[in-house]
RNA sequence: GGCCCUGUAGCUUAGCUGGUCAAGGCGCCUGUCUAGUAAACAGGAGAUCCUGGGUUCGAGUCCCAGCGGGGCCU
Numbered sequence: 001g002g003c004c005c006u007g008u009a010g011c012u013u014a015g016c017u018g019g020u021c022a023a024g025g026c027g028c029c030u031g032u033c034u035a036g037u038a039a040a041c042a043g044g045a046g047a048u049c050c051u052g053g054g055u056u057c058g059a060g061u062c063c064c065a066g067c068g069g070g071g072c073c074u
Base pairs, nucleotide, nucleotide: 001073002072003071004070005069006068007067010026011025012024013023019057028044029043030042031041032040050066051065052064053063054062
């Protein structure tokens, strides 16, 4: 230098052929329980979906550019 894959809460993983409220697990917070933790149970908070444009009535999803990560080739 060329090509391919990838980016979604603190961590991790879904999200189909674009459709109205972005979901699960771990963690975090509160409560119940306990002498007190843990566990269990109940409830709660937390994501401009990497950034900027484009297409569309509508974008996490499609297109373009950039940035970050991983891999292959020379």